This record gives sequence, structure tokens and C1' cells, in this order.
RNA sequence: GGUAGAGGCGCGGCUGCGAAAAGUACCUGUUCACGGGACGACCCGUCCGAUGGUGGACAGCGAAAGGCAAUGCCGCCGAAGAGCUGUCUUUGGUAAAUUCAGCUCUGGCUGUAUGUCAAACAGGUAUGCAGCUGUCAUCAUGUGUGAUGGAGAGCUAUC
Repeated sequence: GGUAGAGGCGCGGCUGCGAAAAGUACCUGUUCACGGGACGACCCGUCCGAUGGUGGACAGCGAAAGGCAAUGCCGCCGAAGAGCUGUCUUUGGUAAAUUCAGCUCUGGCUGUAUGUCAAACAGGUAUGCAGCUGUCAUCAUGUGUGAUGGAGAGCUAUC
């Protein structure tokens, strides 16, 4: 250097049974209040509005998206994910999202606290703490294992 493997609720993608969103939003009617309301978050700008706009209450009607996710399929074991910088696209500008490149961090999983996204008590994500587990090194050992430490550009087998 090539090839093949191991960790395990292992990682990622597609599909979407289903739950929830929700008796919510929209729409219609009645009534009350206000002068404002809309253009995706804010500014600018533009448009609409006492010939009916916005909001509240009551009644009727009544969804969907994003997120989660059974099952099945596919690609894999830095699998993959995150952060920072620059860059591409979108905007009138900022913010946000997206594409690409570079650098940095994380072996994997679980729980928990706080913040954030979200309708959410689901889930994602950032940071901290705790635990389980795999691998290698060192030391000890009753050869069963234990302690400490490291990181995937690692580890095992083989050529």
C1' cells in the first nucleotide's frame, strides 16, 4: 500500500401503517370594540381600508404542511454529524436558508440539566454532567479480570 472484517437500540438515504397537529387555521352567520391591515422575521418601499379592514366572543362547517414514525428497501463502519471561515443561489437591504471548498471537533450508545427550533410532555440540536460498551497501549493479576490513559488517518485478519 491492497483486500476482507468487528463494535450495536451502529450510521445515513428512500418509503410512510399510524398517532398527533385539532375540533386548531380558513370560510359563513350574529354581536362588540378599534382605525388600521397586508406584502414569509425586521427596516425601506408599495398596495388595500367606514361602499367594510383588523381583533374579541358565540354558533355552524372544518383542513393541511413541517416535525415523529410501523414496515420494507438501498448504501455503508468518519459510517455520519456539528462548528468556524470563505463562496454559490435567493432578497431593495439585513437576517435566514442553500451549493461548494478549507480548517477544527466527535469511537458508539443511553440518561440527565440548561438553552434553542417545534403545537408538543414527540423529536432535533449546542454545552455540561453521569453511566454502559467496543478497540489499542501500559501496569497489576487468581489468566477469570481489574485500574489508568489514548483516539477512527484507529483496530483485527490476510497479501